[in-house]
RNA sequence: UACCUACAGCAAAAUAUGACUCGUAUAUCGUCGGGGAUAUGGCCCGACAGUCUCUACCCAAAAGCCGUAAAGUUUUGGACUACGAGUCGGAAAUGCCGUGAA
Numbered sequence: 001u002a003c004c005u006a007c008a009g010c011a012a013a014a015u016a017u018g019a020c021u022c023g024u025a026u027a028u029c030g031u032c033g034g035g036g037a038u039a040u041g042g043c044c045c046g047a048c049a050g051u052c053u054c055u056a057c058c059c060a061a062a063a064g065c066c067g068u069a070a071a072g073u074u075u076u077g078g079a080c081u082a083c084g085a086g087u088c089g090g091a092a093a094u095g096c097c098g099u100g101a102a
Stems, first nucleotide, its partner, number of pairs: 005102001009096003018088008026056001030048006041066002050057001058078006
C1' cells in the first nucleotide's frame, strides 16, 4: 500500500442465569395403619396433616428407658426446596449506527 475476514460502538442491561449472606416457610416436626427387632435390639413401608408454597421430611452422635414385652424417650450437629432482600459477578437474542475497532 493492497486484499481478506467480520466486527467496533450504543441500547437491550440497575436485566436473565450464577454465587454468598440474611429473612420468611417448617418445627428436616406431628398423627395413624401394616410389618419387623428385642438390653450385641429399638427398624422398614404406606397414608394423613403441617407452608399465602413447589419439593423435601432424612443422616450421624450421645444419654435415658424398656427385665423379654410392645412400645420407644430426650438432646446435639448437618442441609435441601420455594419466595423476598442485600452484596459480588454478569451475558445473549434483538434493535440502532455503518468502517469509526482489530
Model confidence (mean pLDDT): 82 of 100. A computed fold for a 102-nucleotide RNA from Paenibacillus sp. J31TS4, annotated as Purine riboswitch aptamer. The model forms 100% of the base pairs in the Rfam consensus. Rfam family: Purine riboswitch aptamer. The family is grouped with related families in Rfam's "Purine riboswitches". The literature on the family includes a 2004 paper in Nature by Batey et al., "Structure of a natural guanine-responsive riboswitch complexed with the metabolite hypoxanthine". Gene Ontology term of the family: purine nucleobase biosynthetic process. From the family's description: Riboswitches are metabolite binding domains within certain messenger RNAs that serve as precision sensors for their corresponding targets. It was read from a public genome assembly, where an Rfam model found it.